[in-house]
A computed fold for a 1473-nucleotide RNA from an uncultured bacterium, annotated as small-subunit ribosomal RNA. Model confidence (mean pLDDT): 84 of 100.
């Protein structure tokens, strides 16, 4: 530090996934040890059961049990004292520490700086005292009540419990003096008076220990105050003790903390008040940092202790293991009452992915009491359970093959698992055994941990490895399985028969007592951008202006120090973190030091910049004069056009349209003249010209009024600039109320088009379009570009003004200010394109954006009649949506150019009959394969057997064929008779061998048997090869340069020419390459050469071998004077002569796996293989290539003329000779320029007949007799005669093929073949035309251009209703929860209040001898009562969830219906509102 994903490929925008870390964590698989952490995130749900707060006899009073010593008694026992002392109770400190848990709270709850109107038990530490009485009550007795808890009534007692009395000060209140501080209330110190007020004792007797009163201190609280602190305005207004003030109460203590009265106040856009979350902090994780997220564990603070309220004691609670009380729950019960609260340790139940033992011990440290031993402590030390986490160790080490087995792949050679293993040598950490054993305990005792940690000895490689993943991101590949199935997947995607993506296995990688996965979190993500983003087309500039708040703000001087800066001090807890050091064998862990860390607080200093105060300037701004231009906005007149009505002329159509139609006219239209009405709009000027903030404004003329420009030796002196929330204007459509209403013209009527046509086109028409008044408030309100200022090359147009210069005036010319284009420099931009009118450079303020849908939609709230507007999600969903360029493709887009492509023409095809071939159907099989163009007289240049793949049947199983090994093999290999059989094949009489040899054998063939063979099975979408196609089309590339960020362009485009990317000029291109062209073959003329087998000799014809020639070369026009083009001349040929072979890169998964050749897969007594019949020939139909006709340009009959390429030994066959003929007999000659085919030919010429008819046309079709080939002519060959005489009289839509020796016509030949179903093919030659103005149009191509939402590329792509299915969401009659508040009624306990006829030891006062009793007084109290109040109860509302018949759009889902909006000019441009 980046990667992967939109595209055919770039760039760029933007999301969406990874790679990284971490966690109280869980789930899978798998697990040796040891240390050190950790651990209920859920139900602040319920809890059995033990334990978790005591202690103190040196404050008291008893005093069970015991011993002991008396006494009394015979003894049982009784009693008396002493000692130990159990167990309760009085009294005292302690329970407010400690430990737990976050439910609650957005608060002075915390953090952090600070303040002080307060309080402080124990402890330190200083002065003072501690005299002297009193009454009681627990506990114990005695009766009682209760089922228990508990509890009454009388009696006895004691204290450091209680209460007076006394002394008493620097204690508290008053009064009062003086000093000091303050502006002053008034504070502090001092001094004097007066009133008030303390106390306890116990012991072991000691420098004891308590205890009283007061002064100071530590440490601990209480309060107050400034900053800091989460989301939501679809929460905007909130508040009655409220805010403030006097007074009093009240608290330790300030305060409205509470009550009286007065006053009307306090908060809020710096976010109040509502809701929602949430304990804060120190710190953890992350990150470069800034942030960001979290707040277990361990520290510190705060809340809470079953849910709420309350108050007591107390130095501190409104108390977690105290008390009342209400409510919910649960437990006991004798139904009358009672108990009880684990968020303390452990543990139990529920929940839940998920969290641990009902252990030790008080040895340490810490706490409570005590003098003190010492009890107590589930704090705390320790064990235990758990890979949960971090850290550290082991599962050996070393040696050890060119390399064992096995395993896996294999091109069968090997390759790998691999020094890995055995094998040798060694060690022994853990592990077991055995032995010894701590610090942790300063100076006596004590050690739970623990016979632990460490330490020795012994034995022995012995006890110990997994997990994930290997398609790219990412390191790590190969088999077999399977077959879009299973199944995998963070993302992008895998998988439909050759899967590195699935499942196995071997192999690797990568971590390791772990590994993986899943949720979170932080980071990548500069994707919320202060550090560090945008906004013209990708999201993104409010329609547009005026303006408070607010933020920013020119210049020059002087002051002040808020802001800035900077020194010092204080404080930012400790633990963390960062560096140094240290201590456990190391590390994790731990300890020691330093750092470090605020937007803190004080205090001293600068004074440049911000700010404030003063006090100037004049450039910003804004008045003044002068002058100008104007569709800037408001009232009346005008003219010309459309309609309508009147009239005259007039006569039959008008109108519209792609062409028609409705419409309109004979009741007289249109057309034309005349009058007149009315109402909207202002041709021409008119200009990328003017104005205005935008919207918008357009005829002449008036009034009234805003803005702008330009000039000035004017004034004022920063008055400025942008502007949340407000305010105003705001196109069209729309709406309310009155007008008007000519034209046009939504809905709507007809007419047309159409498959259909609620549209496009035509005839008509309401609303509306105009006026007034009001409203709505929106548009692609677009320069898709907020405003304002400042700064950065020009050049050129046009519109206003000033100067200067010129003139008699002007044009002009040269400057200069503002407006409005256009090109352009540097910059900038993803590119496109902006560029002094910036989209450059910067500065200020404002307003919007943060994947695409859902959706600018729901809910809510404001506005609005109403239509609607402004605000403005979210569940679900998709991994892209998106912009600019780029290269294709395409277009019912241009331009240019070609082709038998169209047009002109000729001959056909489409209709009959017949042949072939395909479909389709039959079949037991009718083998297979081609399917538009490019499949259908294709593979097949020939199916009666064979071919033959197919089908019935039969038989064969190492095979019909290749090769290797093993074994046998003499009457052996070969030949093969009888006999079965359809053969094929069984069967075997009878004959019977080769080669080499070193003589031993060995080959070869047969038999048997293992390994293979065999496949015309199956994939042409695995493949090679061949091969169609587009297309003989000009084109299609590459190298350097050079342009662009890049895809990519440039050359290859332009202008001109070619048949041609032919050539040629130009040109940021200069070359080349692959095609075109030529080079090759055939032809056409000739010259030479040689001529067999052509020819009558020779030479010509002829054969075949070399040359020759044809180059736009030559001449005119023409052209850019290029290239070329036309047009001549010469010439057999003239502008590639003519015609072949040649077919670029590449399309098209074209076509072949049945010619061959192959990968892979199937099949092996069968899908191999042999045979024998059958099938490939079927036939109702369809399509396709052809043949013959349909007839007088012709049949028939006579006669008669003229090529050429072939081809010929299982061959061509001649002569002759028979047959009407097919053919037969016959045999010369010829492997062929010699013979044959082959007289080589018909078309064609002569002449003669038919006479327009289904014919003397035309031959299908059938008969009957014949030839031929062939083992065989039945399915199922050709051929000959006789004889039969069928559709057919030029053939619909539509369609083919030809541009010169070419169509059209005629025969010939040859392959293939035994034979032919050749009317097909490929070649040969005769006879031989017509036509092309032309390039508008189909069809197909090439070039450049455009547009594009295509790229599988128009057979693209894609939009909506309907229909199913899933999904979440909106209304909704309603229905059922919850929270918090407000009004009333009711109101426990309890504090304060009032009363207290009731009770009332201590004290006070009385009678009384009296210390007895009695009577009054009183402090106090019960008891009632008020106030305030937990809760409860009734009402109407608010807010918010769940639910809901039905209904709304949304999203998604297989090839579902119906149309065709959109993307090309998308075939009516499209797109807002």
């Nucleotide at each position: 530090a980046g990667a992967g994903u939109u595209u055919g490929a770039u760039c760029c925008u933007g999301g969406c996934u990874c790679a990284g870390g971490a966690u109280g964590a869980a789930c899978g698989c798998u697990g040796g040890c040891g240390g050190c952490g950790u651990g209920c995130u859920u139900a602040a749900c319920a809890c059995a059961u033990g334990c978790a707060a005591g202690u103190c006899g040196a404050a008291c009073g008893u005093g069970a049990a015991g011993a002991g010593c008396g006494c009394a008694g015979c003894a049982a026992u009784g009693u008396g004292c002493u000692c130990u002392g159990a167990a309760a109770g009085u009294g005292g400190c302690a329970a407010a520490c400690g430990g737990g848990u976050g439910a609650g709270u957005a608060a002075c709850a915390c953090g952090u700086a600070g303040a002080u109107a307060c309080c402080u038990g124990c402890c330190u530490u200083c002065g003072a005292g501690u005299g002297g009485g009193g009454g009681a009550u627990a506990a114990c007795c005695a009766c009682g009540g209760g089922a228990a808890a508990c509890u009454g009534u009388g009696g006895c007692u004691a204290a450091u419990a209680c209460c007076g009395c006394a002394u008493g000060g620097u204690c508290u209140u008053c009064u009062u003096u003086u000093u000091g501080c303050g502006g002053g209330a008034g504070c502090a110190a001092u001094g004097a008076g007066a009133a008030g007020u303390a106390a306890a004792g116990c012991u072991u007797u000691a420098u004891g220990u308590g205890c009283u009163c007061g002064g100071a201190g530590a440490g601990g609280g209480g309060u107050c105050u400034g900053c800091g602190c989460c989301c939501g305005a679809u929460u905007a207004g909130c508040u009655g003790g409220u805010u403030g003030g006097u007074g009093a109460g009240g608290u330790a203590a300030c305060g409205g903390c509470u009550c009286a009265c007065c006053a009307a106040g306090g908060c809020g856009g710096a976010u109040a008040u509502c809701g929602g979350u949430a304990g804060c902090u120190g710190g953890u994780c992350u990150g470069a940092g800034a942030g960001g997220a979290c707040g277990a564990u361990c520290a510190g603070c705060c809340a809470c202790a079953c849910g709420g309220g309350a108050a007591c004691u107390g130095a501190g609670a409104c108390a977690c293991g105290g008390u009342c009380c209400c409510g919910a729950c649960u437990c006991c019960u004798a139904c009358g009452g009672g108990g009880g609260g684990c968020a303390g340790c452990a543990g139990u139940g529920a929940g839940g992915a998920a969290u641990a033992u009902u252990g030790g011990a008080c040895a340490a440290u810490g706490g409570a009491c005590g003098c003190a031993a010492g009890u107590c402590u589930g704090a705390c030390c320790c064990a235990g359970c758990a890979a949960c986490g971090c850290c550290g160790c082991g599962u050996g080490g070393a040696g050890g093959a060119c390399g064992a087995a096995g395993g896996c792949u294999u091109u069968c050679g090997g390759g790998u698992u691999g020094u890995a293993a055995a094998c040798u040598c060694c060690u022994u950490u853990u592990g077991u055994g055995g032995g010894g054993g701590a610090c942790a305990a300063g100076c006596a005792a004590g050690g739970a941990u623990g016979g632990u940690a460490c330490c020795c000895c012994a034995a022995g490689a012995a006890u110990c490895a997994g997990u994930c993943a290997c398609g790219g991101c990412u390191a790590a590949c190969u088999a077999c399985g399977u077959g879009c199935c299973a199944g995998c997947a963070g993302c992008c995607g895998c998988g439909g028969u050759a899967a590195u993506a699935c499942g196995u296995a071997g192999g690797u990688g990568a971590c390791g007592a772990g590994c993986g996965u899943u949720a979170u979190c932080c980071g990548g993500a500069a994707u919320u951008a202060u550090u560090g983003g945008g906004c013209g087309u990708a999201a993104a500039g409010c329609g547009c202006a005026c303006g408070c708040a607010a933020g920013c703000g020119g210049u020059u001087u002087g002051g002040c120090a808020a802001g800035u800066c900077u020194g010092a001090c204080g404080u930012g807890a400790a633990a963390u973190c960062u560096c140094c050091u240290a201590g456990c064998u190391u590390a994790a862990c731990u300890g020691g030091g330093a750092g470090c860390g605020g937007u803190c607080g004080u205090u001293g200093g600068a004074a440049a910049c911000u700010g404030c105060c003063a006090a100037g300037c004049u450039u910003g701004a804004g008045g003044c004069g002068a002058u100008g231009a104007g569709a800037g906005g408001g009232u009346g007149c005008a003219g010309a056009a459309u309609u309508c009505c009147c009239g005259g002329u007039g006569u039959a159509g008008u109108g519209g349209u792609g062409g028609a139609a409705u419409g309109c006219g004979u009741a007289g239209a249109g057309a034309u003249c005349g009058g007149g009405g009315g109402g909207a709009a202002u041709a021409c000027c008119u200009g990328u010209g003017g104005c205005g903030a935008a919207a918008g404004c357009g005829g002449c003329a008036c009034c009234c009024u805003g803005g702008c420009g330009u000039c000035g030796u004017u004034c004022u002196g920063a008055c400025g600039c942008u502007c949340a929330u407000g305010u105003g204007c705001g196109a069209a459509a729309g709406c309310g109320u009155g007008g008007g209403g000519a034209g046009c013209g939504a809905a709507c009527g007809g007419g047309a088009u159409u498959a259909g046509a609620u549209a496009c086109c035509c005839c008509g028409g309401u609303a509306g379009u105009c006026c007034a008044c009001g409203c709505u408030g929106u548009a692609a309100a677009c320069g898709a570009u907020g405003a304002a200022c400042a700064c950065u090359a020009g050049g050129u147009g046009u519109a206003g003004g000033c100067g200067g210069u010129g003139u008699c005036a002007a044009a002009g010319c040269c400057g200069u200010c503002u407006g409005u284009g256009c090109c352009a420099a540097a910059g900038c931009c993803a590119a496109c394109g902006c560029g002094u009118u910036a989209a450059g450079u910067g500065u200020u303020c404002c307003g919007c954006c943060u994947g695409g849908g859902a959706a600018g939609u729901a809910c809510g709230g404001c506005c609005g009649c109403a239509a609607g507007g402004c605000u403005a999600a979210a569940a679900c969903u998709c991994a892209a949506a998106g912009g600019a360029a780029u290269u294709g493709a395409c277009g019912g887009g241009g331009a240019c150019c070609c082709g038998c492509a169209c047009a002109a023409g000729c001959a056909g095809c489409g209709g009959a009959g017949c042949g072939u071939g395909u479909g389709g159907u039959u079949u037991a099989a009718u083998u297979c394969g081609a399917u538009g163009c490019g499949a259908c007289a294709c593979g097949a240049a020939g199916a009666a057997c064979c071919u033959u793949a197919c089908c019935u049947g039969g038989g064969u199983u190492u095979g019909a064929c290749a090769u290797g090994c093993u074994g046998g093999u003499a009457g052996u290999a070969g030949u093969g008779a009888a006999g079965c059989g359809a053969a094929a094949g069984c069967g075997g009489a009878a004959c019977g061998a080769c080669c080499c040899u070193u003589c031993g054998g060995g080959g070869a063939g047969c038999c048997a048997g293992c390994a293979c063979a065999g496949g015309u099975g199956c994939u042409g979408c695995a493949u090679g090869g061949c091969u169609g196609u587009c297309g003989u089309c000009a084109g299609c590339u590459c190298g350097u340069g050079u342009c662009g960020u890049g895809a990519g362009a440039u050359g290859u485009u332009g202008g001109g020419u070619u048949a041609a990317g032919u050539c040629c000029c130009g040109c940021a291109a200069c070359g080349a390459g692959c095609g075109c062209a030529a080079c090759c073959c055939c032809u056409a003329u000739u010259g030479c050469u040689a001529g067999u087998u052509a020819c009558a000799c020779g030479u010509g014809u002829c054969u075949a071998g070399c040359g020759a020639g044809a180059c736009u070369g030559c001449c005119g026009g023409u052209a850019u004077c290029a290239a070329g083009c036309c047009g001549g001349a010469g010439g057999a040929a003239g502008g590639u002569g003519g015609g072949g072979a040649c077919g670029a890169u590449g399309u098209c998964a074209g076509g072949u796996c049945a010619g061959c050749a192959u990968g892979g897969c199937c099949u092996u007594u069968a899908u191999a293989u042999c045979c024998a019949g059958g099938g490939c020939u079927a036939c109702u139909c369809a399509c396709a290539c052809g043949c013959u006709a349909c007839a007088a340009u012709g049949g028939g009959c006579a006669g008669u003329a003229c090529a050429a390429u072939g081809g010929g030994a299982a061959g061509c066959g001649a002569a002759c000779g028979g047959g009407c003929g097919a053919c037969c007999g016959g045999a010369a000659g010829c492997g062929a320029a010699u013979c044959c085919u082959a007289u080589c030919a018909a078309a064609g010429c002569u002449g003669u007949u038919c006479g327009u008819a289904g014919u003397u046309c035309a031959g299908a079709u059938u008969g009957c007799a014949g030839g031929c080939u062939g083992c065989a002519a039945c399915u199922c060959g050709c051929c000959u005669g006789c004889a039969u005489g069928a559709a057919g009289c030029c053939g619909g839509a539509g369609u083919u093929g030809c541009u010169a020796g070419u169509a059209a016509a005629c025969g010939c030949a040859g392959g293939u073949c035994a034979g032919c179903u050749a009317u097909a093919c490929u070649g040969c030659g005769u006879u031989g035309a017509a036509u092309a103005c032309g390039u508008u149009c189909c069809c197909g191509g090439g070039u450049c251009u455009u547009g594009u939402a295509c790229a599988c590329a128009c057979c693209g792509c894609c939009c909506g209703u309907c229909a199913c299915g899933u999904c979440a969401u909106g209304g909704a009659a309603g229905u059922u929860g919850g929270u918090a508040a407000c009004a009333c009624c009711u109101g426990a306990a309890g504090u304060c209040g009032g009363u207290g006829a009731c009770c009332g030891a201590a004290c006070c006062g009385g009678u009384g001898c009296a210390u007895a009793a009695c009577c009054g007084g009183g402090a106090g109290g019960a008891g009632c009562u008020g106030c305030c109040u937990a809760g409860g109860g009734u009402g109407g509302g608010a807010c918010u969830g769940a639910u809901g018949a039905c209904u709304g759009g949304g999203a998604c889902g297989a090839a579902g219906u119906c149309g065709u909006a959109a993307c090309a000019a998308g075939g009516u441009a499209g797109c807002c509102g």